This is a predicted structure of a 470-nucleotide part of an RNA (small-subunit ribosomal RNA, 3' major domain) from an uncultured bacterium.
The prediction has a mean pLDDT of 82.
RNAcentral holds the full RNA, with entries from ENA and SILVA.

Context: one part of a larger RNA
RNA sequence: UGACGGGGGCCCGCACAAGCGGAGGAACAUGUGGUUUAGUUCGAUGAUACGCGAGGAACCUUACCCGGGCUUGAAUUGCAGAUGAACGAUUUAGAGAUAAUGAGGUCCUUCGGGACAUCUGUGAAGGUGCUGCAUGGUUGUCGUCAGCUCGUGCCGUGAGGUGUCGGCUUAAGUGCCAUAACGAGCGCAACCCCUUUCUUUAGUUGCCAUCAGGUUCUGCUGGGCACUCUGGAGAUACUGCCACCGUAAGGUGUGAGGAAGGUGGGGAUGACGUCAAAUCAGCACGGCCCUUACGUCCGGGGCUACACACGUGUUACAAUGGGUGGUACAGGUAGUUGGUCGUAUGCAAAUACGAUCUAAUCCUUAAAACCAUUCUCAGUUCGGACUGGGGUCUGCAACCCGACCCCACGAAGCUGGAUUCGCUAGUAAUCGCGCAUCAGCCAUGGCGCGGUGAAUACGUUCCCGGGCCU
Numbered sequence: 001u002g003a004c005g006g007g008g009g010c011c012c013g014c015a016c017a018a019g020c021g022g023a024g025g026a027a028c029a030u031g032u033g034g035u036u037u038a039g040u041u042c043g044a045u046g047a048u049a050c051g052c053g054a055g056g057a058a059c060c061u062u063a064c065c066c067g068g069g070c071u072u073g074a075a076u077u078g079c080a081g082a083u084g085a086a087c088g089a090u091u092u093a094g095a096g097a098u099a100a101u102g103a104g105g106u107c108c109u110u111c112g113g114g115a116c117a118u119c120u121g122u123g124a125a126g127g128u129g130c131u132g133c134a135u136g137g138u139u140g141u142c143g144u145c146a147g148c149u150c151g152u153g154c155c156g157u158g159a160g161g162u163g164u165c166g167g168c169u170u171a172a173g174u175g176c177c178a179u180a181a182c183g184a185g186c187g188c189a190a191c192c193c194c195u196u197u198c199u200u201u202a203g204u205u206g207c208c209a210u211c212a213g214g215u216u217c218u219g220c221u222g223g224g225c226a227c228u229c230u231g232g233a234g235a236u237a238c239u240g241c242c243a244c245c246g247u248a249a250g251g252u253g254u255g256a257g258g259a260a261g262g263u264g265g266g267g268a269u270g271a272c273g274u275c276a277a278a279u280c281a282g283c284a285c286g287g288c289c290c291u292u293a294c295g296u297c298c299g300g301g302g303c304u305a306c307a308c309a310c311g312u313g314u315u316a317c318a319a320u321g322g323g324u325g326g327u328a329c330a331g332g333u334a335g336u337u338g339g340u341c342g343u344a345u346g347c348a349a350a351u352a353c354g355a356u357c358u359a360a361u362c363c364u365u366a367a368a369a370c371c372a373u374u375c376u377c378a379g380u381u382c383g384g385a386c387u388g389g390g391g392u393c394u395g396c397a398a399c400c401c402g403a404c405c406c407c408a409c410g411a412a413g414c415u416g417g418a419u420u421c422g423c424u425a426g427u428a429a430u431c432g433c434g435c436a437u438c439a440g441c442c443a444u445g446g447c448g449c450g451g452u453g454a455a456u457a458c459g460u461u462c463c464c465g466g467g468c469c470u
Base pairs, nucleotide, nucleotide: 007470008469009468010467011466012465013464015460016459019423020422021421022420023419026315027314028313029312030311031310032309033308034306035305042053043052064301065300066299067298068297069296070295076124077123078122079121080120081119082118083117084116087104091100092099093098107114108113126290127289129288130287131286135284136283137279138278139277140275142273147186148185149184150183151182152181153162154161155160166177167176168175192267193266194265195264197235198234199233200232201231202230203229206225207224211222212221213220238261241255242253243252244251245250317416321375322374323373324372325371326370335362338357339356340355341354342353343352344351345350382413387408388407389406390405391404392403393402429452430451431450432449433448434447435446
């Protein structure tokens, strides 16, 4: 000077408390450990690994294993030489890679050659091989915590201190006062984006608001931008006003006004640094290693195994519910190799034929909610695993190893031990809808969107983490 203390003081955080809903018990999905295996590719491992890299493992991916091939090589490129346009249908062998066959095809030219391809030689190759403890870049975490420093001055022999401490205040090293300190920088805040309100501007959505026509119905048509809405530009919130407290900063108020009140709500934004934290497999790169193989092509298998253990989820155990019928209301995205509607067939997944949308125009009637009826507390009309049979679709191909539909089967499970997690408001809980990846999909995951919509916070003694002083 730091760090630490079952030392002290002050303060904060869903940290505890007060509440609501979960996990831990069941079945399944998924990841991990372990075990197994020819191989179950590799990485991530307290918090900060474990629905993580992976925003799509049947082949491909793919890095792993077995087997069959190649060696200037799968790709790019320089030089020299030889040959031929390039390209190649078909057939044969083969698991394929590949090899043979070669129907056709016969480039440009200043006739020197050039473009392209194959072969030979040579120079570069190639490596998801090792080292994240050689590195760049990027990322997690402490932590969106309020801290971390510098110049000059002053103090100290010096390491260093001061400033940054003290009192008050703040979400904040935010500010005010005081002061051997005076200033400044990186952080805080603000500037940026979305949302909430209004004005203005422009109307291929919206409206009968207004006029006319028409229909069984519908902005359906003419017409019009008033309203809603969409795009652009601006305004608004600052403790500005009032009352009280305070020297001030500031605090309090079912105060006024206001759409919004004290950072209005959310996002992006992550200081100096810590963990030799993570990543050489995203990429780049030093060093080391392989070079007829640790490179590369192909077929098949594996990454999907299964006495077990753990994490994260989904579905339930039911009546605030299950079934059937009727009926109402979204937002944000994507869409032509696509989205979808109508008719017909089918119980259905789906199929056939037409039509519509390159989209504010179509997709676009969301589900929970509400109404009616049934079930009457039972392993059930709860629950749906597993299994048998039959099909649909994608795709060369669903055996290992896809999703979906129908019929049958109908397991465990009656609210879960110790313990533990999330959440303070349009939040938790609950309900559906969409997107990326994608031929299809193991999505119950991830990322968004809206609908319905709570309870509780006395307080800071205690647990955990953090900040300041000592």
It matches the Rfam family "Bacterial small subunit ribosomal RNA". Rfam links the family to the GO terms ribosome and structural constituent of ribosome.